[in-house]
Context: one part of a larger RNA
RNA sequence: UGACGGGGACCCGCACAAGCGGUGGAGCAUGUGGUUUAAUUCGAAGCAACGCGAAGAACCUUACCAGGCCUUGACAUCCCGGUGGCCGUCCCGUAAUGGGGAGUUCUCUUCGGAGCACCGGUGACAGGUGGCGCAUGGUUGUCGUCAGCUCGUGUCGUGAGAUGUUGGGUUAAGUCCCGCAACGAGCGCAACCCCUAUGUUCAGUAGCCAGCAGGUAAGGCUGGGCACCCUGGACAGACUGCCGGGGAUAACCCGGAGGAAGGCGGGGAGGACGUCAAAUCAUCAUGCCCCCUACGGCCUGGGCUACACACGUGCUACAAUGGCGUAAACAAAGGGAAGCGAGAGGGUGACCUGGAGCGAAUCCCAAAAAUAACGUCCCAGUUCGGACUGUAGUCUGCAACCCGACUACACGAAGCUGGAAUCGCUAGUAAUCGCGAAUCAGCAUGUCGCGGUGAAUAAAAUCCCGGGUCUUGCACU
Repeated sequence: UGACGGGGACCCGCACAAGCGGUGGAGCAUGUGGUUUAAUUCGAAGCAACGCGAAGAACCUUACCAGGCCUUGACAUCCCGGUGGCCGUCCCGUAAUGGGGAGUUCUCUUCGGAGCACCGGUGACAGGUGGCGCAUGGUUGUCGUCAGCUCGUGUCGUGAGAUGUUGGGUUAAGUCCCGCAACGAGCGCAACCCCUAUGUUCAGUAGCCAGCAGGUAAGGCUGGGCACCCUGGACAGACUGCCGGGGAUAACCCGGAGGAAGGCGGGGAGGACGUCAAAUCAUCAUGCCCCCUACGGCCUGGGCUACACACGUGCUACAAUGGCGUAAACAAAGGGAAGCGAGAGGGUGACCUGGAGCGAAUCCCAAAAAUAACGUCCCAGUUCGGACUGUAGUCUGCAACCCGACUACACGAAGCUGGAAUCGCUAGUAAUCGCGAAUCAGCAUGUCGCGGUGAAUAAAAUCCCGGGUCUUGCACU
């Protein structure tokens, strides 16, 4: 100087308190440990591993196992020889990689050859998801969007160092003001960027329809219009600007006006110096080591989906603020060509037939659902709950046995609100309700987005946890 203290002072944070809803109990989904296995590939490990890498394991993926095969190799460059092709078509055979044959016969040319492609040979080499993340780059998590971390010159100190950065206020903030042996500066903070909340203006189709006209069973359907909504360019608007009070006449704080919005308006992006020899050699790159007829490569089948058990994260429930039925209403944001697929017809249904329209402000996915109305159930393990199981099917796909999703009928388990403990959340938030997308042939209760309905409570600082500043002690540096 730091670090540390069950030392002190001050301050902050859903940290506690005040509330609301969960987890922990049940069933299932999913990840992990363990066990098992021929293999159950590998990594991730308190917070900061465990619906994590994986935005999607039937084959493939795939790295694992068993078996069968290949050895200049699936892939790259170079050398030698051969063929004239490659693509495409046919035949034989295997579980499969494969093997053989037939047909066809490239471009340029100075006719020497060259190029390209394939086959064979030779070795240089290829190849390795083999090891070391404690050899590394890059990337990332984390403390933490916490308010800190430093430098130049000067000054003080023998020096390590200190000062500045401390002090009095204030702030979300080392934010600002005042003071001060300091004066300045840099990285951070803030702002500049994007979305959103209001208005003006420009533009008016594929969007919209107030007025005018036409027309219909109905409908912006048509003429027409750009007023409104909307779309998307430009601009305005918020700055403690104004008023009152407090404060040191400061910074700033409290209240008010006006305003769509008020004191950072809300959200995002943005992560200082560094810490954890944190994570990743399996994204990629890379040093060293290791394998080289195998630790490389190809294929078939299996496994990653096992199951006395334990934990994490979720979904569905235990019901009447509900379940079921009937017929009505209101979104946003997205996606669509090997695609989305309307109307129509068939089927109880999953779905099928068919194919209009649309590379989409035009057409389609598309039904929003909670909600409201009416009816029914009458507190029961029930018309709650839906696991499990049987049968019959649908779809995708070469193929659903291991091991997919969905449908119909039947079956109808546990579960009557969950111990100790523990998590999230301060407003359009929690809770609740549906919708979409990525991945994707098919396969979400996951993830990432979107809107609908829409609370309660706190504004306190005693305590728990984490952090910041100053100070003090000290066995550590």
Description
Small-subunit ribosomal RNA, 3' major domain from an uncultured bacterium, 477 nucleotides, folded computationally. The RNAcentral record of the full RNA draws on ENA, Greengenes and SILVA. The prediction has a mean pLDDT of 82.